[in-house]
Context: one part of a larger RNA
RNA sequence: CACCGCCCGUCACAUCAUGAAAGCCGGUUCUACCCGAAGUAUGUGCGCCAACCUUCGGGAAGCAGCGUCCUAAGGUAGGGCUGGUGAUUGGGAUGAAGUCGUAACAAGGUAGUCGUUGGGGAACCAGCGGCUGGAUCACCUCCUU
Numbered sequence: 001c002a003c004c005g006c007c008c009g010u011c012a013c014a015u016c017a018u019g020a021a022a023g024c025c026g027g028u029u030c031u032a033c034c035c036g037a038a039g040u041a042u043g044u045g046c047g048c049c050a051a052c053c054u055u056c057g058g059g060a061a062g063c064a065g066c067g068u069c070c071u072a073a074g075g076u077a078g079g080g081c082u083g084g085u086g087a088u089u090g091g092g093a094u095g096a097a098g099u100c101g102u103a104a105c106a107a108g109g110u111a112g113u114c115g116u117u118g119g120g121g122a123a124c125c126a127g128c129g130g131c132u133g134g135a136u137c138a139c140c141u142c143c144u145u
Stems, first nucleotide, its partner, number of pairs: 003108001005105001008101002011098001013095004018090003023085012039070001041068004047063002052059002111132009
């Protein structure tokens, strides 16, 4: 670059991140139940046994084995939290020269705008109520000089 201005939304294209989503795959944690290694403790101990005692028979103590409690790992079921992925789908952001219109900025050509309801390719349109952050004309009140 000053109306041959500015500028809004849909649509189309590209890229990016993100929400939803039948689900799928993990991580972590909790609850209930099942199973239960090793080991301690405890019970038993008909099998075994050097130290101690012994009247030499055995006794005491102990060992294997077995049972019980505790219990790691594992399993089953159901929850919590969390991560990834997911057909499809929603909007968002960005991107010189795409499409459709022209909503806003001047009374922007129907003043604008807020709330709400309805409608519409899109910006939007219509109804009802509010505001002036509306131009114009007239009047009233107030303030400053």
A computed fold for a 145-nucleotide part of an RNA from an Opitutales bacterium, annotated as small-subunit ribosomal RNA, 3' minor domain. The sequence was found in a public genome assembly. The organism belongs to Opitutales, within Bacteria.